[in-house]
Context: one part of a larger RNA
RNA sequence: GCCAGCGAGUUUUCGGUUAGUGCAAGCUUAAUUCCGCAGGGCGGAAGUAGGCGUAGCGAAAGCGAGUCUGAAUAAGGCGCAUGCACAUCGGCAACGAUGUGUUAGUACUAGCCGAAAGACCCGAAACCGGGUGAUCUAACCAUGGGCAGGGUGAACUUCGACGAAAAUCGAAGGGAGGCCCGCACCCGUUACUGACGAAAUAGUAUGGGACGACCUGUGGUUAGGGGUGAAACGCUAAACGAACCCGGAGAUAGCUGGUUCUCCCCGAGAUAUAUUUAGGUAUAGCCUCUUUGAGUAGCAAAGGGGGGUAGAGCUACUGGAUAUCUGCAGGAGCCAUUAGGUGACUGUAGAUAACCAAACUCCGAAUACCCUUUGUGAAAUCAAAGGGAGUCGGUCAUGCCGGGAUAAGCUGGUGUGGCGAGAGGGAAACAACCCAGAUCUCCAACUAAGGCUCUUAAAUGAUUCCUAAGUGGUAAAGGUCGUUUAAUUUCCAAGACAGCAGGGAGGUUGGCUUAGAGGCAGCCAUCCUUUAAAGAGUGCGUAACAGCUCACCUGAAUAUUUCCGAUGCAUAUCGGAAUGGAGAUUAAGCGCCAAAAAUGAACGGAUCUUAAGGAAUCUGCCGAAGUUGAGGCCCGCUGUUUUAGGCGGGGGUAGGGGAGCGUUCUUGUUGCGUUGAAGCUCAGAUGUGAGUCUGGGUGGAGCGGCAAGAAGCGAGAAUGCUGGC
Numbered sequence: 001g002c003c004a005g006c007g008a009g010u011u012u013u014c015g016g017u018u019a020g021u022g023c024a025a026g027c028u029u030a031a032u033u034c035c036g037c038a039g040g041g042c043g044g045a046a047g048u049a050g051g052c053g054u055a056g057c058g059a060a061a062g063c064g065a066g067u068c069u070g071a072a073u074a075a076g077g078c079g080c081a082u083g084c085a086c087a088u089c090g091g092c093a094a095c096g097a098u099g100u101g102u103u104a105g106u107a108c109u110a111g112c113c114g115a116a117a118g119a120c121c122c123g124a125a126a127c128c129g130g131g132u133g134a135u136c137u138a139a140c141c142a143u144g145g146g147c148a149g150g151g152u153g154a155a156c157u158u159c160g161a162c163g164a165a166a167a168u169c170g171a172a173g174g175g176a177g178g179c180c181c182g183c184a185c186c187c188g189u190u191a192c193u194g195a196c197g198a199a200a201u202a203g204u205a206u207g208g209g210a211c212g213a214c215c216u217g218u219g220g221u222u223a224g225g226g227g228u229g230a231a232a233c234g235c236u237a238a239a240c241g242a243a244c245c246c247g248g249a250g251a252u253a254g255c256u257g258g259u260u261c262u263c264c265c266c267g268a269g270a271u272a273u274a275u276u277u278a279g280g281u282a283u284a285g286c287c288u289c290u291u292u293g294a295g296u297a298g299c300a301a302a303g304g305g306g307g308g309u310a311g312a313g314c315u316a317c318u319g320g321a322u323a324u325c326u327g328c329a330g331g332a333g334c335c336a337u338u339a340g341g342u343g344a345c346u347g348u349a350g351a352u353a354a355c356c357a358a359a360c361u362c363c364g365a366a367u368a369c370c371c372u373u374u375g376u377g378a379a380a381u382c383a384a385a386g387g388g389a390g391u392c393g394g395u396c397a398u399g400c401c402g403g404g405a406u407a408a409g410c411u412g413g414u415g416u417g418g419c420g421a422g423a424g425g426g427a428a429a430c431a432a433c434c435c436a437g438a439u440c441u442c443c444a445a446c447u448a449a450g451g452c453u454c455u456u457a458a459a460u461g462a463u464u465c466c467u468a469a470g471u472g473g474u475a476a477a478g479g480u481c482g483u484u485u486a487a488u489u490u491c492c493a494a495g496a497c498a499g500c501a502g503g504g505a506g507g508u509u510g511g512c513u514u515a516g517a518g519g520c521a522g523c524c525a526u527c528c529u530u531u532a533a534a535g536a537g538u539g540c541g542u543a544a545c546a547g548c549u550c551a552c553c554u555g556a557a558u559a560u561u562u563c564c565g566a567u568g569c570a571u572a573u574c575g576g577a578a579u580g581g582a583g584a585u586u587a588a589g590c591g592c593c594a595a596a597a598a599u600g601a602a603c604g605g606a607u608c609u610u611a612a613g614g615a616a617u618c619u620g621c622c623g624a625a626g627u628u629g630a631g632g633c634c635c636g637c638u639g640u641u642u643u644a645g646g647c648g649g650g651g652g653u654a655g656g657g658g659a660g661c662g663u664u665c666u667u668g669u670u671g672c673g674u675u676g677a678a679g680c681u682c683a684g685a686u687g688u689g690a691g692u693c694u695g696g697g698u699g700g701a702g703c704g705g706c707a708a709g710a711a712g713c714g715a716g717a718a719u720g721c722u723g724g725c
Base pairs, nucleotide, nucleotide: 001725002724003723004722005721006720011117012116013115014114015113016112017111018110019109020108021107022106023105026052027051028050032046033045034044035043036042037041056063057062066078067077068076069075083102084101085100086099087098088097089096090095120258121257123255127248128247129246130245131244132243138222139221140220141219142218143217144216145215146214147212149181150180151179152177156173157172158171159170160169161168185209186208187207190205191204192203193202224240226236227235228234261660262659263658264657265656266655271284272283273282274281275280285391286390287388288387289386290385291384292383293382294381296380298376299375300374301373302372303371304370305369311363312361313360318357319356320355322353323352324351325350326349327348328347329346330345333342334341335340394419395418396417397416398415399414400413401412402411403410424435425434426433439632440631441630442629444628445627446626450622451621452620453606454605455604459619461618462617463616464615465614466613472608478593479592480591482590483589484588485587486586487585488584489583490582491581492580500555501554502553503552505529506528507527510524511523512522535550539548540547561578562577563576564575565574566573567572633650634649635648636647637646638645661714663711664710665709666708667707668706669705670704671703672702679698680697681696682695683694684693685692686691
């Protein structure tokens, strides 16, 4: 891992509620006793103690259809049985009388729920009690045992030298030491190997101690909040920050996991308040079921409402805030110094102009909300009483807001829609986006979103433009003489624009400044003349001049025609318009640059350029579990003789409700079986399903149906338990 078996809402008592049954103003027995049958219980009878109900009020005494508070006959609280229906009689009627029923409870049974109990099952780490352990290990006690060899050479002694002596020196002897090297022995430093090992701590090599606080045998002592500890919370029998065994014990677990057959109907929540509360719980909200009641909900139109949001406004308040001016008050400083003058700035008030505000408003929408009426609509709505819940971690999109950085797949609100609990089609793939809500079947049809070259179902459809960037098929400020369209405006046969050729002068070297300043360092002024035109000069240049160039002018050459009006016989001339040519400006469409990241990765791919890209118009088609068609099943309401018919409905997690299947046993009844029961196995039939039935084989002795009852009653999951493989 697989298979088989086992494996989780039970039982008792009490309470609530619903249904059923018995009796009913009553209902009911408990313990216990007796009898009968039978076998470890059942049935019957007795037993009226007690309980609930028939009356309430008061703390109570107590009183009582009343009672309590109260001085009260007031007033108020809590209660009320005189109320209802029917029939008969009397009465014109109102009404009265009589009778009956009701105004009901109680006991038991069953379902659901609650409380107390282990209380659906498994699961702690722990706590407490009583015992068992020092054959491992720690320390100690008693008594024994062990330590090759080599080295070093303390004290001390003797002899010699020297010396007055003491000392000193030398030699020999001597053999100390938690001394040195190093076996046994003890330890375990470093590396590698080993890691389902040879070994639950080892092997190999290397290393430390090796006469000592040494090592070791045997026997003994200390015990669990205790021991022992050269102290590491170490060790205390292979797991010790409190051993092990049994017991309290099914400790407790607001936590995790698991919780077993079927079909049908409805169907949530992730919010408020409170909480030693925040991943728990209680009440409310939202779901479901029962009973009763209302006649509602939704949509459309019309009418009537309140509001203070968006916006706007502020000389309408409260505040803020800019510029200038004015008045008043203060005022550093400056001038004058006799008074004083001036004065940046500050405060305050006013004027003018233009502004700002969630906690400003003289104003003020759209929506939304409420009421009424009409239409539509169809049970989709609401209320009350009661039984049962689950939910109180939400999430995304979108409108409007707070926080944040007008960041976040961020965070907190609010409205709406989804997902959650929703399948199907589209978005390549993709809970949340777009379309659309799946009862079942069909090799039928129409559509939605989205699509129609191939992948891939459907037009390589039609018409008119745009794009050249593979833009499409990622991105900004900013830039763009890419291209398309539009608008405004200027010039042009008195010849435009660009290019080419020529001119571009005189007063004058303007004045000042300066070493110089002559158009061209700088300052001031910027006139006049000749002209077709030419600045007291646009740039380069010089030390300053010179020189080149520009503005400006002229020439040659280049771009056109038409129409209208006037004059005129006509050529023609003049004026205007259109068209054309040349510029300037503006707007718009589609592009371009801006554009750097780690495997190649920004149309899903192939590929696509008068598109298979973009803008617009048109027609057709494809396309879903949508809609339609045909047929079947189920549910609710209505309705019928029960059936027919009509209308509506059938996505679904937590969860509520309803109806069933199957297993074991019991009672009653009815059956089957050696001419073959159960079980196993193969096949067929049938039912919406749990399942059921039939036939063959195997098997070899028990097993069903029906009506009821009772449960150790249904397995795929719990790192489930046991066994097998």